The part of an RNA shown here (small-subunit ribosomal RNA, central domain) has 345 nucleotides and comes from Chlorobaculum sp. 24CR. Its mean pLDDT, the model's own confidence on a scale to 100, is 87. Lineage of the source: Bacteria > Chlorobiota > Chlorobiia > Chlorobiales > Chlorobaculum.
Context: one part of a larger RNA
RNA sequence: CUGGGUGUAAAGGGUGCGCAGGCGGACCGAUAAGUCGGGGGUUAAAUCCAUGUGCUUAACACAUGCACGGCUUCCGAUACUGUCGGUCUUGAGUCUCGAAGAGGAAGAUGGAAUUUCCGGUGUAACGGUGGAAUGUGUAGAUAUCGGAAAGAACACCAGUGGCGAAGGCAGUCUUCUGGUCGAGAACUGACGCUCAGGCACGAAAGCGUGGGGAGCAAACAGGAUUAGAUACCCUGGUAGUCCACGCCGUAAACGAUGAAUACUAGAUGUUGGACAUAUUGUUCAGUGUCGCAGCUAACGCGUUAAGUAUUCCACCUGGGAAGUACGCUCGCAAGAGUGAAACUC
Repeated sequence: CUGGGUGUAAAGGGUGCGCAGGCGGACCGAUAAGUCGGGGGUUAAAUCCAUGUGCUUAACACAUGCACGGCUUCCGAUACUGUCGGUCUUGAGUCUCGAAGAGGAAGAUGGAAUUUCCGGUGUAACGGUGGAAUGUGUAGAUAUCGGAAAGAACACCAGUGGCGAAGGCAGUCUUCUGGUCGAGAACUGACGCUCAGGCACGAAAGCGUGGGGAGCAAACAGGAUUAGAUACCCUGGUAGUCCACGCCGUAAACGAUGAAUACUAGAUGUUGGACAUAUUGUUCAGUGUCGCAGCUAACGCGUUAAGUAUUCCACCUGGGAAGUACGCUCGCAAGAGUGAAACUC
């Protein structure tokens, strides 16, 4: 480069926005760049190839020569692509009226529980386990009643329920704010799809500064268990978990399934709309289960495709060495990104 692939065998980027690039709806006209047909010029000689000739043959030498193709130019064709001009509404967007929602940010606030502290009652145990012990308790614990404080999380509702691009989002209320869906078909008139680089977002853990610290709990200490036990179990317990601001930029970031569009039997739940003859109905958008055709190595997928096609991006090319080394970029660091080879099977 060409091909074949990417749910589970190697392979979909964590997600979005989006410049360049690639691709792009219907109709009419123009043009003739791409495209197609024909003609001219050129494509040195030698070489190669074909045919023939000459050295006794061959090597060698000599003569003649075509196709195809490239570049350039002229004439012509106009279906498709491009370009220019005009028109359209179905793609896309706007508008009007409705709808649902843990979508996001900030502020306020509530009750249960837990722990600690204060006070009352009360007395010898409590706690914990497979069984124990460490631990707590006569300086009055555990239990129980009343009061106070603190921090964190929000039982029931709760649902293969909802929302969000993904990560993710749940007590209640208020303010600000993003997106989506349905109906109407008033407006714009292809304004679209995808997207290398770029920019933004991105669980948990971790890092920096300052707060906060109830519970839980890496590390750590002790008690057990055990041959040992740097574990599993128990008693404690510090970072951390929480908040603000700033970094980090990774995950089995998973549907292990990139995005968009069109087409291709149905059945049955459920969420939000609309319509309705109010039916076990129709229809749009989601979310599940099963299943025809088809696909698949099989498992399975099956209108939410892994089916049939098109466009664009990303990625794979035997196992190990290795996501390592080196270099570069980023980072406070931890490290992240990019990413080999020798050698070996």